[in-house]
Context: one part of a larger RNA
Molecule: small-subunit ribosomal RNA, 5' domain
Organism: Maribacter aquimaris
RNA sequence: GGAUGAACGCUAGCGGCAGGCCUAACACAUGCAAGUCGAGGGGUAACAGGGAGUGCUUGCACUCCGCUGACGACCGGCGCACGGGUGCGCACCGCGUAUGGAACCUACCUUUUGCAGGGGAAUAGCCCAGGGAAACUUGGAUUAAUGCCCCGUAGUAUCACGACACCACCUGGUGAUGUGAUUAAAGGCUUCGGCCGGCAAGAGAUGGCCAUGCGUCCCAUUAGUUUGAUGGUAAGGUAACGGCUUACCAUGACUACGAUGGGUAGGGGCCCUGAGAGGGGGAUCCCCCACACUGGUACUGAGACACGGACCAGACUCCUACGGGAGGCAGCAGUGAGGAAUAUUGGACAAUGGAGGAGACUCUGAUCCAGCCAUGCCGCGUGCAGGAAGACGGCCCUAUGGGUUGUAAACUGCUUUUAUACGGGAAGAAAAACAGCUACGUGUAGUUGACUGACGGUACCGUAAGAAUAAGGACCGGCUAACUCCGUGCCAGCAGCCGCGGUAAUACGGAGGGUCCGAGCGUUAUCC
Numbered sequence: 001g002g003a004u005g006a007a008c009g010c011u012a013g014c015g016g017c018a019g020g021c022c023u024a025a026c027a028c029a030u031g032c033a034a035g036u037c038g039a040g041g042g043g044u045a046a047c048a049g050g051g052a053g054u055g056c057u058u059g060c061a062c063u064c065c066g067c068u069g070a071c072g073a074c075c076g077g078c079g080c081a082c083g084g085g086u087g088c089g090c091a092c093c094g095c096g097u098a099u100g101g102a103a104c105c106u107a108c109c110u111u112u113u114g115c116a117g118g119g120g121a122a123u124a125g126c127c128c129a130g131g132g133a134a135a136c137u138u139g140g141a142u143u144a145a146u147g148c149c150c151c152g153u154a155g156u157a158u159c160a161c162g163a164c165a166c167c168a169c170c171u172g173g174u175g176a177u178g179u180g181a182u183u184a185a186a187g188g189c190u191u192c193g194g195c196c197g198g199c200a201a202g203a204g205a206u207g208g209c210c211a212u213g214c215g216u217c218c219c220a221u222u223a224g225u226u227u228g229a230u231g232g233u234a235a236g237g238u239a240a241c242g243g244c245u246u247a248c249c250a251u252g253a254c255u256a257c258g259a260u261g262g263g264u265a266g267g268g269g270c271c272c273u274g275a276g277a278g279g280g281g282g283a284u285c286c287c288c289c290a291c292a293c294u295g296g297u298a299c300u301g302a303g304a305c306a307c308g309g310a311c312c313a314g315a316c317u318c319c320u321a322c323g324g325g326a327g328g329c330a331g332c333a334g335u336g337a338g339g340a341a342u343a344u345u346g347g348a349c350a351a352u353g354g355a356g357g358a359g360a361c362u363c364u365g366a367u368c369c370a371g372c373c374a375u376g377c378c379g380c381g382u383g384c385a386g387g388a389a390g391a392c393g394g395c396c397c398u399a400u401g402g403g404u405u406g407u408a409a410a411c412u413g414c415u416u417u418u419a420u421a422c423g424g425g426a427a428g429a430a431a432a433a434c435a436g437c438u439a440c441g442u443g444u445a446g447u448u449g450a451c452u453g454a455c456g457g458u459a460c461c462g463u464a465a466g467a468a469u470a471a472g473g474a475c476c477g478g479c480u481a482a483c484u485c486c487g488u489g490c491c492a493g494c495a496g497c498c499g500c501g502g503u504a505a506u507a508c509g510g511a512g513g514g515u516c517c518g519a520g521c522g523u524u525a526u527c528c
Base pairs, nucleotide, nucleotide: 001528002527003526004525006524007523008522009521010520013380014379015378016377017376018375019373020372021338026336027335028334030333031332032331035078036077037076040075041074043071044070047069048068049067050065051064052063053062054061055060056059085291086290087289094216095215096214097213098212099211100210101209104208105207109204110203111202112201113200114199115198117151118150119149120148127140128139129138130137131136157182158181159180160179161178162177164175165174166173167172187196188195189194217263218262219261224254225253226252229251230250231249232248233247234246235245236244266288267287268286269285270281271280272279273278293314294313295312296311297310316327317326318325319324344370346369347368348367352366353364354363355362356361383414384413385412386411393405394404395403396402397401420464421463422462423461424460428455434449435448436447437446438445439444440443472517473516474515475514476513477498478497479496483512484511485510486509487508493500494499
């Protein structure tokens, strides 16, 4: 000198863009953050409409009917494994990079081929009867499905046996083929044209999993380490290879090119500095990993060993009728605590994206916005021109005088950014759905119309009056730009280093003047 997720002191007019718990992965009150589908199902708790009946005050109340729009709870499907947070752990194929998988999986999506026949038993809900303070729960009866099961049919699937061709990188791969065996399916809506789904199989895409080469901090005041340990055979397990696991057998394997142990740490793209080589860092944004009160375990599922799922154990907090129960903000806000220190218990789904749905749509603290903070970067302003009696006042001196503050002020003219008041006022939104038209393959494409804005009456534009609404901080011995007077007298004090102060201190304190930067200026901390 540059830089910062900064803090502190003094000061402070505005805007744009960004950033904002670095500490206690400390504990959390409250609200919200993952639902959706009635075009899968039985149904009808609430609301609305309709119908029937009763009472009558003649337009109101009550009862009944799932008939209709819809729909609480329930069964079922898909989603909840994404998105969002944090950096505890991890020195590791975790990450980065480059390969390989002839050892693998992949819901939804695209594409291709074929298929969807027949039957059955239950169980939620509803109803009945209980238990419990509650959380919740027990028994009985009955019922549905795109829930579950059985039979049939089937191959380019799987398995066993056989045989052919081509290819290959060790086990092998691909294609065609013979025999036998095994496993399928679901309907709904309809304007009857069809549409959305279902099952099996192939291919693709996407996402994942595994293996390997190289790279990946400090300590030798850590020198030996290892028994599933190293390898083999067999079996189990997995989507799959493998000591992944088990039995048996062998005795190996790593290490001074640093094993093992200890400490520290998420990794990368990137960021800071530097001419570079290097050095330092890992906030925001993106990719990967790990974690979800602590530890462990599996279930469901295409995918989890699952942040707002389950079970067990533990610590903590809460409720209790003392028998027993409930909870997990490292989601968004917010609270306490810790700390030098870090924001609102805001608005909207209008846009982008996600989940479900045929769709309308619903949900979305993702996201888009707004609020707070000079935390940073950038921009703008606090006026401009003229004006010498070089005014008054201040300060200094060699003191009837001069110098300086200083064109500075007063005064004259001009302008109005910004602030204030009033008025106008966006883009971001064209799609989907709806209505109309055209084309043909009649449900697709094109086109037209109308609808939709949280931000926000915001940005922006115009008008009005008036210099009106707006400057400070540090420093002035040398390094280092900027000097005099007074006070003090090794005192009080200053100080980054050298050092200054003991009676004329440009170094302390005040004043005048000056220098540097400027809505900031200094100090502290850290890195180069």